Molecule: transfer RNA
Organism: Oscillospiraceae bacterium
RNA sequence: GGUCCGCUAGCUCAGUUGGUAGAGCACUUGACUUUUAAUCAAGGGGUCCGGGGUUCGAGUCCCCGGCGGAUCA
Numbered sequence: 001g002g003u004c005c006g007c008u009a010g011c012u013c014a015g016u017u018g019g020u021a022g023a024g025c026a027c028u029u030g031a032c033u034u035u036u037a038a039u040c041a042a043g044g045g046g047u048c049c050g051g052g053g054u055u056c057g058a059g060u061c062c063c064c065g066g067c068g069g070a071u072c073a
Base pairs, nucleotide, nucleotide: 001072002071003070004069005068006067007066010025011024012023013022019056027043028042029041030040031039049065050064051063052062053061
């Protein structure tokens, strides 16, 4: 330098043919318990790596850029 893959909640990851973003763990509060842990219930938390384009509508499609990885030279 070429090609390919990935980037979504604090972490690990889903997200169907484009239709108003979810799970597990973690966190907060309450219940239970002598206390902790465990268990149960409720709750908060993301404008989806950045910019632009297409569209009535973009996490999803297209273009440019950034970061990480694989591979070829």